[in-house]
Molecule: transfer RNA
Organism: Solirubrobacterales bacterium
């Protein structure tokens, strides 16, 4: 300096234009036990979808710029 690819919850990810953005793990609460773990729960918390702009009625998805992080290439 060219090219791909990936950036969503504390962590791993899913979601490929239209439901109030979700899953497991974790975290809290309940519940249970003399407690402590562990177990149960159609309980709960927790997010500018990496910034910024554009397209659209309508963007986490599509375009564009940067900015990280990985790889390939000269």
């Nucleotide at each position: 300096c060219c090219c791909c690819c990936c950036g969503u919850a504390g962590c791993u990810c899913a979601g490929u234009g239209g439901a109030u953005a979700g899953a497991g793990c974790g975290c809290g609460c309940u519940u249970u036990u003399g407690a402590c773990u562990a177990g149960a729960g159609a309980c709960g918390a927790g997010g500018u979808c990496g910034c910024g702009g554009g397209u659209u009625c309508g963007a986490g998805u599509c375009c564009c710029g940067c900015c990280g992080g990985g790889g390939g290439g000269a």